[in-house]
């Protein structure tokens, strides 16, 4: 410059062809224990990269744009 992935909680990831966002690990709190891990039980956490557009309604469709990746010259 030219195509293709990808972008969702602190981290690593789902969200089944539009219908009010979720799980594991982290955290915090309690219970258990003489104490710690470990277990169990609860809570917290997210303007879905950013702006626009379609729609009653957008993470999901469409433009454009910003950051990581790979691939061609």
């Nucleotide at each position: 410059g030219c195509c293709g992935a990808u972008g969702u909680a602190g981290c690593u990831c789902a969200g089944c062809u539009g219908g009010u966002a979720g799980a594991g690990c982290a955290g915090c709190u309690g219970a258990u224990u003489u104490g710690u891990a470990a277990u169990c039980a609860g809570c917290a956490g997210g303007u879905c990269g950013a702006a626009g557009g379609u729609u009653c309604g957008a993470u999901c469709c469409c433009u454009u744009u910003c950051g990581u990746c790979g691939g061609c010259u």
Molecule: transfer RNA
Organism: Candidatus Omnitrophota bacterium